[in-house]
Context: one part of a larger RNA
RNA sequence: GGUGUACGGUGGAUGCCCAGGCGCAUGUCGACGAUGAAGGGCGCGGCAGGCUGCGAUAAGCCCCGGUAAGGUGCGAGCGACCGACGAACCGGGGGUUCCCGAAUGAGGCAACUAGCGGCACAGUAAGGUGUCGAAGGGGCGGAGCAAUCCGUUCCGGGCAACCCGGCGAAGUGAAACAUCUCAGUAGCCGGAGGAAAAGAAAUCAACCGAGAUUCCCCCAGUAGUGGCGAGCGAACGGGGAAUAGCCCAAACCAUACCGGUGUAGAAGGCUGCAGUCGUUGCCGGUAUGGUGUUGUAGGUUUUGUUCAGACGGUUCUGCAGAGCCGUCGCCGAGUAAGAAAGAAGUUAGCUAGUCGAAGAAGGCUGGAAAGCCUUGCCGUAGAGGGUGACAGCCCCGUAGGCGAAAGUGGACUUCCUCGGUGGGACAGAUACCUGAGUACCAUGGGGCACGUGAAACCCUAUGGGAAUCCGGGAGGACCAUCUUCCAAGGCUAAAUACGAGCAUGCGACCGAUAGCGAGCAAGUACCGUGAGGGAAAGCGUGAAAAGAACCCCGGGAGGGGAGUGAAAUAGAACCUGAAACCGUGCACUUACAAGCCGUUAAAGGACGGUCCGUGUGGAACUUGUUCCGCACGGCGUCUGAUAGCGUGCCUUUUGUAUAAUGAACCGACGAGUUACCGUGGCGGGCGCUAGGUUAAGCCGGAACAGGCGGAGCCGAAGCGAAAGCGAGUCUUAAUAGGGCGUCAGUCCGUUGCGGUAGACCCGAAGCCAGGUGAGCUAUCCAUGUCCAGAGUGAAGCGAGAUUAAACUCUCGUGAAGGCUCGAACCAGUCGUUGUUGAAAAAACGUUGGAUGAGGUGUGGAUAGAGGUGAAAUGCCAAUCGAACCUGGUGAUAGCUGGUUCUCCCCGAAAUAGCUUUAGGGUUAGCGUCGGGUGCUGACACGCGGGGGUAGAGCACUAAUAGGGCUAGGGGCCCUACAAGGCUACCGAACUCUUUUAAACUCCGAAUACCGCGUGGAGAAGCCCGGCAGUGAGACUGUGGGGGAUAAGCUCCAUAGUCGAGAGGGUAUGAGCCCAUGAUCGCCGGCUAAGGCCUUCAAGUGCAAGCUAAGUGUUAAAGGAAGUGGAUUGUCCAAAACAGCCAGGAGGUUGGCUCAGAAGCAGCCAUCCUUUAAAGAGUGCGUAACAGCUCACUGGUCGAGAUGGUCUGCGCCUAAAAUGUAUCGAGGCUAAGCUUGCCGCCGAAGCCGCGGAUCUAGAGAUUCGUCUCUAGGUGGUAGGGGAGCGUUCUGCUGGCGAGUGAAGGUGGACCGUGAGGACCGCUGGACGGAGCAGAAGCGAGGAUGUCGGUACAAGUAGCGAAAAGUGAAGUGAGAAUCUUCACCACCGUAAGCCUAAGGUUUCCUGGGGAAGGGUUGUCCUCCCAGGGUUAGGCGGGACCUAAGCCGAGGACGAAAGUCGUAGGCGAUGGAAAGCCGGUUCAUAUUCCGGCCCCAUCCGUAAAGCAUUUGAGUUAAGGAGUGACGCAGGGAGGUAGGCGUACGCGGAGUUGGUUUUCCGCGGUCAAGCCGGUAGGAGGUUCGGGCAGGCAAAUCCGUCCGGGCAUAACUCCGAGAGGCGAGUACGAGUGCCGAAAGUGGCGCGAAGUCGUUGAUCCUGCACUGCCAAGAAAAGCUUCGUUAGCGAGUUUUACGGGUGCUCGUACUGCAAACCGACUCAGGUAGGCGGGCAGAAGAUGCCAAGGUGGC
Repeated sequence: GGUGUACGGUGGAUGCCCAGGCGCAUGUCGACGAUGAAGGGCGCGGCAGGCUGCGAUAAGCCCCGGUAAGGUGCGAGCGACCGACGAACCGGGGGUUCCCGAAUGAGGCAACUAGCGGCACAGUAAGGUGUCGAAGGGGCGGAGCAAUCCGUUCCGGGCAACCCGGCGAAGUGAAACAUCUCAGUAGCCGGAGGAAAAGAAAUCAACCGAGAUUCCCCCAGUAGUGGCGAGCGAACGGGGAAUAGCCCAAACCAUACCGGUGUAGAAGGCUGCAGUCGUUGCCGGUAUGGUGUUGUAGGUUUUGUUCAGACGGUUCUGCAGAGCCGUCGCCGAGUAAGAAAGAAGUUAGCUAGUCGAAGAAGGCUGGAAAGCCUUGCCGUAGAGGGUGACAGCCCCGUAGGCGAAAGUGGACUUCCUCGGUGGGACAGAUACCUGAGUACCAUGGGGCACGUGAAACCCUAUGGGAAUCCGGGAGGACCAUCUUCCAAGGCUAAAUACGAGCAUGCGACCGAUAGCGAGCAAGUACCGUGAGGGAAAGCGUGAAAAGAACCCCGGGAGGGGAGUGAAAUAGAACCUGAAACCGUGCACUUACAAGCCGUUAAAGGACGGUCCGUGUGGAACUUGUUCCGCACGGCGUCUGAUAGCGUGCCUUUUGUAUAAUGAACCGACGAGUUACCGUGGCGGGCGCUAGGUUAAGCCGGAACAGGCGGAGCCGAAGCGAAAGCGAGUCUUAAUAGGGCGUCAGUCCGUUGCGGUAGACCCGAAGCCAGGUGAGCUAUCCAUGUCCAGAGUGAAGCGAGAUUAAACUCUCGUGAAGGCUCGAACCAGUCGUUGUUGAAAAAACGUUGGAUGAGGUGUGGAUAGAGGUGAAAUGCCAAUCGAACCUGGUGAUAGCUGGUUCUCCCCGAAAUAGCUUUAGGGUUAGCGUCGGGUGCUGACACGCGGGGGUAGAGCACUAAUAGGGCUAGGGGCCCUACAAGGCUACCGAACUCUUUUAAACUCCGAAUACCGCGUGGAGAAGCCCGGCAGUGAGACUGUGGGGGAUAAGCUCCAUAGUCGAGAGGGUAUGAGCCCAUGAUCGCCGGCUAAGGCCUUCAAGUGCAAGCUAAGUGUUAAAGGAAGUGGAUUGUCCAAAACAGCCAGGAGGUUGGCUCAGAAGCAGCCAUCCUUUAAAGAGUGCGUAACAGCUCACUGGUCGAGAUGGUCUGCGCCUAAAAUGUAUCGAGGCUAAGCUUGCCGCCGAAGCCGCGGAUCUAGAGAUUCGUCUCUAGGUGGUAGGGGAGCGUUCUGCUGGCGAGUGAAGGUGGACCGUGAGGACCGCUGGACGGAGCAGAAGCGAGGAUGUCGGUACAAGUAGCGAAAAGUGAAGUGAGAAUCUUCACCACCGUAAGCCUAAGGUUUCCUGGGGAAGGGUUGUCCUCCCAGGGUUAGGCGGGACCUAAGCCGAGGACGAAAGUCGUAGGCGAUGGAAAGCCGGUUCAUAUUCCGGCCCCAUCCGUAAAGCAUUUGAGUUAAGGAGUGACGCAGGGAGGUAGGCGUACGCGGAGUUGGUUUUCCGCGGUCAAGCCGGUAGGAGGUUCGGGCAGGCAAAUCCGUCCGGGCAUAACUCCGAGAGGCGAGUACGAGUGCCGAAAGUGGCGCGAAGUCGUUGAUCCUGCACUGCCAAGAAAAGCUUCGUUAGCGAGUUUUACGGGUGCUCGUACUGCAAACCGACUCAGGUAGGCGGGCAGAAGAUGCCAAGGUGGC
């Protein structure tokens, strides 16, 4: 280290639980708001914050009621109080209700600011306090000609869904896409209500009729529509819910007013008669009242008939009639239409409550009884909850009753109001009325299911444009007939939709990763500029805090005892407490040994029980059993040397150990669901059956108990295009033939599959809509600000030279420039570092620009279909070929990944056709299941067929080598021409010999295929139906195509195997061989391939050969006296072959060539002679010769010798990279090769024995099943069957449980499996069984989600290398804290001030868990207390710029946009304070001193005036305010340096009474004064139609005076005062230690030098790009006002509001996620050296930050 085991830690799964959610039902309500809402800000408590409640009357005040003895919320504690004189609490009513917000007097950066008017208050006034009022728009009214003012009333904003309307997408679908679809959806906008909308036919229908609208069920996925694609999709009619109808306009009448006409005394005044009146009348218009409201037309007018209470009044007068009005009585109606206000009474109900039966029963267990046993009681109450475990009788309740001062309230009655009571009915007549830019038409569109279509109907933009009841619309073009209705005006409840809030109830809904995002301080923390996004988290101890007194260790944290409790391993990090992970003890094992980590066997070691057997001891009794022990064995548990076999899982694939994908590990969560429709299977009240069944709805109920409801649907008849006919019909001339028909359905449940929906889950890049962003960045606008220093020297000008004059030249002056060098500043060239950084872009070094098209601050503008862009597709908040956020949205994904328990049966495909198709589909093929058919099947044999392949052949076609013959041609010869001759040239045809062919065939198989017959009962075929998967294949053999007769290549055919197939062999290996294939077990047998020396089971077997190469145990052309066999030549006793001995000669050195060439460089020739034989020479050799040798010959020896060809086995050819490495190894001479023989081994094959299951058959049967026989049982995709488990529900009036449920944990039991019992421990309250039912129902994988925990690893790192050291102190503890000393670093900063931003970080005391990259006694951390003081500083009470808002107004579908007046808005204008001191922390703020501003009052003086009006005065006039850049110079000042002087020190060692050392040597505003310098013409008088009126002002004109220096204006500084105040080196005293104390005293304080970027001052000069506005200030004076005192000066005395003020601020406090090497505007910024703010060193000051 490993395995096991026991005990712990960590962690928070599991179980149990509910305080929270989710859903449904019913009811209520659908409120609010200018009397200030919704929603907030800020406050209110005795004691911090949060939540809740409330509002300066502030966890509350008053009244009424209920209830009640306690109370002061969550929420303890301390303190202080309240309550029977009734608190708290509950209900009703009232009061109060800061500020913001529609926000409304104005403004504004919401919760703030500063005003105006009236009134009130104290006050002399200024100034202050309180309260009330004042926004805008619409309507109405008053005044008024109007503008306008006033009054009154309404509106504004908010709200979950529902509703109506305006505008209106896209992803998507169509397998692309444009019409179409998604969809009039999402979204935006306007508006309303408790509902909204619609609504009483110019409607339907069809010759029958219905009778407003809305909603539900059907009709019906029908008719239609539709790139007739995808899709979209009615109506009529029927059944139900609920029901309700009305009013105007007009005609006509009356009245009033207006206009016209009208002068006759009339056409008139109801009629008649008589009188009388008379701008009466008539016409038109307007208003009011009456009447009137429809289609069989109706109304008006008029005529006639008929019916009809009483009384009174009246119509110019009288009488009569007629009409009209009123009253009484009667009748009717009513607050929602039709008119409209209410009041009273009664009463149900609601808003608090209240009464409410019956065991303290006995015993047992227990901490506790409600449990168990025994025995009672109540019940109109046995719903539920609580109580120390499970309670009808303990508590709250429940059933059933009762109840309201106040408020609310439905219903009813009465009062009240309105109408009728005279008109109605009928019959005629008349032709007055009946909705006009309308209907209709054309064009362009839209809506209707209906996409322009034959397109009716409805709506309307444009252009035309009717009729008037003898009229008009509709009936799906249009016309006729017929039917039906009456547009162009309006109102209308119910049935219907929704649920933010409230109340009640319920759930086969969840139970803390679930259920809302949220059980808890949740829309919180946190993230983002913003819109917006958005968590985690049960503190769940216990019955009760009884929450651990006291002791011990420790600084604490924490722990050990003690104590409480039933339990403390229930101890607050608290129920149970799994796993990963981390430990400790014990048993075994491990230090020469290699790997999927297991499995099988197993030596050894350790151990075991309520087990079994045997033996033995003891005890008991019921005397043969039990109990208690011991020993041995069996049976087991743990470990395990060693041996055999053996390369994880998933996915995707032809194929994965693969070095192809995915997973660190563990736990929890995590994927085929639901609705409707369609189509099959199965089941059923043994459903019903030629029928079956209801839907909406209704009744009813505790209950989808039950009943009703027949609309409708399916079926019962089909055929045909249809008319039509009908068990037939169509076709047809047909009666023929043929096609389609003539066979039970239907409803419910369940299940398979399909369709429509997100449709198995997760996953895009994207598209569209509406919003949010210019705090980053781009550009622009306004207003401010910044740029050390050095250099160069344009134009112009001056002088000189020159010239007739110029030009020109020289010198000077001058100071231009997108000029030069170079800091700040801006940029980012190159390199290095960094790359899990210091930094999500930097550091270091280097570099570019640096007066310009420059940099930068503040405020603003431009917005995504867009902006901006010196242009890179750059930038628009770390995002840009189209930002971000939310929504459409669960877009779509022919793509990838994942998809969860078990067993049994069968079991594929990788092919064809088509496909914008090729990695996808569809049909067929192949699979499975059910039903049917019933021998039809594969196969074998027999018989019969057709064929043109293999082969073969050359007869055709085409090619082909040689020969013969030969037409023709070429060449040569000949030739005047013609002809002719020769030819080793070419050559058709013909012919002989020889060949070739996928697209040749005179021929032609084997197989295959077809048919027939016979056999063939097989897990065969065929037919119908449900469900699939597959349509990427791979290799091997054979036959081919392509390729190169290459490929582990590719494409076909055919067979096999793999795929989906394990086993044996091939060492190892998907596709090869064996196995005609693994149901399970066996320590049985036989074989196959292949083997038998060892590894390694079996022959060191037999016989005969071969090989010598380790060939075997890679390879070719080619090569070789390797060797065996066969065959065929030649030589040989006349002596072969080899060896040995000898010869190998002469012409001649052949000739030529050559320096030489002699056999032997080369060329030519290659003869002759001697001989046994000997080449004009085979090779070596020499410069050439020489020399050696060969051929050839003789001798010696004495038997075979020597070739060719074929063949077996060998040899050479033969070089690669870590290491033999081409037998699997050892090794082998066989253990190699060839042949034969015998034996054996060898598999999951076969056999044997036993078991399981399926199928078939037979038998038995208690009908559950059992037995026997035969056969089957590898399996991916896939089909089918049978089961296990999880959560919840019902029933069994079933059971278990504190004597211990679930969960956890361990165990040697059962089942084929999923799984299931039982026992022990833990745990401490619930949980199973049987039979049914319902599902959020089973995980190992999805780069899954969330949480926990490992590994790497005590590793990298600890953020600039400016640096620390020592001592002392404190403390439990010190490298790190404090102090001192020394050292080091910065010093145009790393110092100081200040804006923004931050928001308490500031100071003091205390603390040390966490934060701090270490430590910590320390802190920018935690706790507590404290701290910010203004007339003069900054902002407001002043002004305006860019820009923004914007009364009226203009424009626009809406929202809204623009904009006048007006307002807001600093980065600018205006504007009065300095020095010193003081605190722990503030100071131009407090204090001291010295000043200043505004305003009020008083006093004094002077002036003016008092109505003939002083003075004042605006939103008016005028001036001023008022403006650029560059350059150079002058005068000053700040600052610096030095010094007189003062104080102190100094010689101990050569000198020093000094030219020595140290420190100091300072001081404001203001007032006086008016200098250097700068600018200007000025003054007086008069005129004027200019300055919107006026003017004495401005302007302008005329005249006069003065004049070039007076005058006026601007203006630093010096000087004087301020002030010898203050400061000041130093020093005295007190005190006793403090981050440098307190109180005093206090010297000198002069002169020189240098000198700014500051002041004079944008003053001057120059230049071109020509450089804010308003207020303020000065002055003027009146169209309008006020006005009796006022103005000026001096003095005195009052008044002077609000916000900011701490601290940080180049940084540890801001922006960068951090205590981050980055970024951050402006001012000051000393000394020495230096041109300098460069650079180096130092001062003040700061710092050393692991």